[in-house]
RNA sequence: AUUUUUGAGGGUUUGAUCCUGGCCCAGGACGAACGCUAGCGGCGUACUUUAAGCAUGCAAGUCGAACGGUCCCACGUCGCUCCUUCGGGAGCUAUGCGGGAUAGUGGCGGACGGCUGAGUAAUACGUAGGAACGUACCCCAGAGUGAGGGAUAGCUUGCCGAAAGGCGGGGUAAUACCUCAUAUCAUCGCAAGAUGAAAGCCCUUUACGGGGCGCUCAGGGAACGGCCUGCGGCCUAUCAGCUAGUUGGUGGGGUAAUGGCCUACCAAGGCGAUGACGGGUAGGGGGUGUGAGAGCAUGACCCCCCAGAGUGGUACUGAGACACGGACCACACACCUACGGGUGGCAGCAACUGGGAAUCGUACGCAAUGGACGAAAGUCUGACGUCGUGACGCCGCGUGGGGGAUGAAGGCCUUCGGGUUGUAAACUCCUUUUGACCGAGUCGCAAGACCGGUAGAAUAAGUACCUGCUAACUCCGUGCCAGAAGCCUCGGUAAGACGGAGGGUGCAAGCGUUGUCCGGAUUUACUGGGCGUAAAGGGUCUGUAGGCGGUCUGCCGCGUUUUCUGUUAAAGACCAAGGCUUAACCUUGGCAAGCCAGAGAAUACGGGUAGACUUUGAGGAUCUCCGGAGAUGUUGGAACUUGCAGUGGAGGGGUGAAAUCCGUUGAUAUUGCAAGGAACACCAACGGCGAAGGCGGACAUCUAGGAGAUUCCUGACGCUGAGGGACGAAAGCUAGGGGAGCGAAAGGGAUUAGAGACCCCUGUAGUCCUAGCCGUAAACUAUGCUCGCCAGGGAUUGGUCUUUUGAUCAGUUCCAUAGCUAACGCGUUAAGCGAGCCGCCUGGGGAGUACGACCGCAAGGUUAAAACUCAAAGGAAUUGACGGGAGAGCGCACAACCAGUGGAUCAUGUUGUUCAAUUCGAUACAAACCGAAGAACCUUACCCAGACUUGACAUGCUACCGUUUACUUUUCUGGAAACAGAAGGGAAUUCGCCGCAAGGCGAAUGGUAACACAGGUGUUGCAUGGCUGUCGUCAGCUCGUGCCGUGGGGUGUCCUCUUAAGUGAGGGAACGAGCGCAACCCCUGCUAUAUGUUAAAUUGUUCAUAUGGGACUGCCCCGCCUUUUGGUGGGGAGGAAGGAGGGGACGAUGUCAAGUCCGCAUGGCCCUUAUGUCUGGGGCUACAAACAUGAUACAAUGGGGAGGACAAUGGGUUGCCAAGCCGCGAGGCGGAGCUAAUCCCACAAACCUCCUCUCAGUUGGGAUUGCAGGCUGAAAUUCGUCUGCAUGAACCUGGAAUUGGUAGUAAUCGCGGAUCAGAUAAGCCGCGGUGAAUACGUUCUCGCUCUUUGUACACACCGCCUAUGGUGCUUUGACGCACCAAAACGCGCGUGGCAGUU
Repeated sequence: AUUUUUGAGGGUUUGAUCCUGGCCCAGGACGAACGCUAGCGGCGUACUUUAAGCAUGCAAGUCGAACGGUCCCACGUCGCUCCUUCGGGAGCUAUGCGGGAUAGUGGCGGACGGCUGAGUAAUACGUAGGAACGUACCCCAGAGUGAGGGAUAGCUUGCCGAAAGGCGGGGUAAUACCUCAUAUCAUCGCAAGAUGAAAGCCCUUUACGGGGCGCUCAGGGAACGGCCUGCGGCCUAUCAGCUAGUUGGUGGGGUAAUGGCCUACCAAGGCGAUGACGGGUAGGGGGUGUGAGAGCAUGACCCCCCAGAGUGGUACUGAGACACGGACCACACACCUACGGGUGGCAGCAACUGGGAAUCGUACGCAAUGGACGAAAGUCUGACGUCGUGACGCCGCGUGGGGGAUGAAGGCCUUCGGGUUGUAAACUCCUUUUGACCGAGUCGCAAGACCGGUAGAAUAAGUACCUGCUAACUCCGUGCCAGAAGCCUCGGUAAGACGGAGGGUGCAAGCGUUGUCCGGAUUUACUGGGCGUAAAGGGUCUGUAGGCGGUCUGCCGCGUUUUCUGUUAAAGACCAAGGCUUAACCUUGGCAAGCCAGAGAAUACGGGUAGACUUUGAGGAUCUCCGGAGAUGUUGGAACUUGCAGUGGAGGGGUGAAAUCCGUUGAUAUUGCAAGGAACACCAACGGCGAAGGCGGACAUCUAGGAGAUUCCUGACGCUGAGGGACGAAAGCUAGGGGAGCGAAAGGGAUUAGAGACCCCUGUAGUCCUAGCCGUAAACUAUGCUCGCCAGGGAUUGGUCUUUUGAUCAGUUCCAUAGCUAACGCGUUAAGCGAGCCGCCUGGGGAGUACGACCGCAAGGUUAAAACUCAAAGGAAUUGACGGGAGAGCGCACAACCAGUGGAUCAUGUUGUUCAAUUCGAUACAAACCGAAGAACCUUACCCAGACUUGACAUGCUACCGUUUACUUUUCUGGAAACAGAAGGGAAUUCGCCGCAAGGCGAAUGGUAACACAGGUGUUGCAUGGCUGUCGUCAGCUCGUGCCGUGGGGUGUCCUCUUAAGUGAGGGAACGAGCGCAACCCCUGCUAUAUGUUAAAUUGUUCAUAUGGGACUGCCCCGCCUUUUGGUGGGGAGGAAGGAGGGGACGAUGUCAAGUCCGCAUGGCCCUUAUGUCUGGGGCUACAAACAUGAUACAAUGGGGAGGACAAUGGGUUGCCAAGCCGCGAGGCGGAGCUAAUCCCACAAACCUCCUCUCAGUUGGGAUUGCAGGCUGAAAUUCGUCUGCAUGAACCUGGAAUUGGUAGUAAUCGCGGAUCAGAUAAGCCGCGGUGAAUACGUUCUCGCUCUUUGUACACACCGCCUAUGGUGCUUUGACGCACCAAAACGCGCGUGGCAGUU
């Protein structure tokens, strides 16, 4: 160890939420490959693809102690020859002995070892068993090993062949072969009996003998092999039936052995939904990877088994093979060839070619381990041991260590201060693994390893990533481009997501990418899921197999539990110890559980078996009931239509409105008669029956069912139900009937842009009946069947008991508790708690489709995929928004009334057009008399032309100049001016220091030149601040705590009443609070007090200023709502004012990327002799047209003339300007007064009185134009205003449409001011005078508030989205047409030639 080491999630559907559900990621692994990179070592590992083909070398030989020979060497002997120092030496023949080599015969081994995984789904493997077998070598013990014989290779000789090889003659040996003898023993046989062996070699001995190795027979063992059996492990039913040697028997054969293994005969069997047969895929296991586990995936290396040896087949030899490096045959391929014929088999080790993303050296050695042979020495051994190549994997080591801040330089960033890279470097001290060199010893076959020393920080860091998931951030470039991406996604000018850089993070001699497997994925759920609405209950019933099954007793012991035994090879895993310096690696020891088999025990439960149950499940009986349950037949009335007849006389019918249609040949209407078919009003009900579909007038017959009461009978007889069978709405089909009404198709009329529809008029199939088919529906309670258990309440149907209000059984229905559910909801009729069985689901689309099969007359149905494609599709609920949904309410929103606009002329603004320029912005309400409270120049931003370049303006710095620079003035030249150039006159100089002084230095100031910089109405309002518009002065918008909900959220903020108001009151799981409302502020209306510049006439009356008072539904009456309280409406008193007295300022959270970079500020970008600055001139004022806002009118409620009256707000010294005089007038002269309650602008006009005009293009209207003038201003032409005279246009009340206004308002009348030299102001902002009409009411239009409802919308209806058509680009397939190309052999025809035969 076995017990307790053991389990993580995240991103992505939505505006947000919960759920369902898929996709994706983080981990581990690999015989890997690819990209970039690379110092060393150890241990492993390396054709996964073509079981494709293979040059060359090697991989199985050995034994001379089995044999005859041959060759070489050494020694000896006999003989011969030669030489001799006479000892002997040399050579040859013969022979002997020894050593070595050896082709052949013979023996053993080539059946092992090595390689590969094609085939094989079982002649295989794993595991546990079995009986009918074999075994060379090895071990044990027993018995033997006697005697003969004939051949043959080698050899020799001859011949054939290119070769490979073969044939004939001669002679020879054996442990080769044969015979005889013997037979412990074996085999056969009932027995008698019969049959069956052998081989020798070596050593030793004087010899006998002894020893060793062999040989023969028979037995046993070990180990190995052959055969048989149970069980186990892939996919497919779109493979459902398969099988004649098939299943069994008998006889025979065959084998080492059983067996249809083979054969003859006999029988007709055998297998199969527990998946036969067929098809696909695949060597099996130990193990390996992953996982918490269960599992899932896998079968490289190592071990076991099997199978194979180019493909297919066959046997021989042998103990063993149907034999990788043996044989034969066939085929394919390759090679040699003299063309006759031969040879070969790397899935042995290397190597080569090919294939491929991809996988190494034609190395060394038999030293170790193991094997073959041998007595041994030894030989052989690409097994094996080693080395080499490859970061292919695992493991280890290193690339330095300590100190070192001015935090160097450089890089990058910057808020310009600095920060960061960074103790990092430099520098200093130290060390030397690795690498280099040197050396000696140990180990090793070698290569080499270990060891010692020398010099020297030396020789050694990359790679991926940095939006989130996921550790790590900035700058630049780019601008929906280039590109990235695992998913969500990023990129359209400020990209942490692209590319580069700096910095950082992770891992590290590796790091990433790709591929594959497991995990995460409880996403196939045994552990461990679901099916009302998300995917999913079969349309319903019946019933076969199967699964499951009430109470009691006995037995068995199959399941089950337990004990023991055997087995589960080794390696691996785990634990412990040990060996390599450590680790990886290796060695040793130890340890299981489960499976399987055997033995023993137990008997609760399941099972089997035998019984029991007066029983509770199920069924039956008797009695009483119930019902649109089914089938058949008979029958009824209303309505409808048609026919006939009568009355009647112009329409009817139909619609939103019409028309088609019917009708004087008499419709519709009405009356009578007749016929026909279909359906059954009322009763009628969330009421009844049925399995479902479904069933409705009445009656009869037949059939089936259910409930209750009794507790009489049987005694588990039950539940579910794959296949099977039956039923099964409507539509549809076949045949025959029937056909009133309705009514697909079709026709016509309308509607409409169209209308293949909705509406209308017709109308065929069909609807109905009979017989058959089809077999599907939102066949739904979207909820399978059966059984048990678990609070209540209301209603109702049938039965029983009671008569009561009730009790009980079986149904139907509505609420609701616990519980469940993602929520909605369900809730004794469960979607609760449990049990049994069946069916079904596994992302969306493709698709309930294709193919196949089965069914069908057909239509079609049932079963049922894949390619491809998307990152979602979906359920429930939430908040908004929206609705040609509902409810309530408000607003000059409509309505009512008044006056207008839209028509005319003119003014102004805008569009458009034009132009050198007509500067720019605003441009639905919410732009358009808007920015602009005032463009002749200026303004001015635009255009043309001419000038300037540190600049028109600011700050800083450097150099130089300063009695000739600034500045002013004068003159001259050019010029339109700006400006450029030249000349003259002429002022002011300050301070400090040194110095007698001259003068010098420095600072200030001015100028010149250069540099930093200025400047920009250039761009981005979608980078911004600030300000503003708008919804909207609408009543809303939120928060804290609490409560509810898994959550988004809700509550509060709701309901009722009320208010101008989320204003207030009551209720209420809310209680409070904030921003808004209101109030506080200003003006105005009445009044008191105080003061009094001015006015008038001295008063303090008017008036002015300042400070107070006053009004609060406070008082009374009536009505309504309300529990109290309170709210509200009407009236009255008082009062200047009455219910917010009137008006203003004040604008919540937010919306519109609303407006403004040209008010100002400001980030980024851009220009810098110009996009800056100055000057002259022009333009912003153009003019076919359109729009907007205004002015004046069209007249008599008026115009003109004369006379007369009454305001307020304001402004004035570069100003307002009086009186007086001149001019018709604009105006001029004049100059008093006034820094203003004092003077002036300044006479208000409408109004009143009188006169005139008399309804007309006029005495209305004044445009336009001419002439003459005035004023401002350098300047009035483009382009000002005013005056006088003259001229006298359109216009006679305005189409569709549309605006403002509810009271001192509209309308009408004049006055003032800002800007401003003047003014195009008829605009704007103010002031006062005169002074109305109308509001029934909320149906409609517009806008808004609240509640509710639906939603597939959330960029929120200007949304989303279906179908079809067209078109562009692109990919693929099929078909048609046209054209082109098309060899040889063969066949047919024709012609010619040649050869041959006759």

The RNA shown here (small-subunit ribosomal RNA) has 1398 nucleotides and comes from Candidatus Blackburnbacteria bacterium RIFCSPHIGHO2_12_FULL_44_25.
Its mean pLDDT, the model's own confidence on a scale to 100, is 82.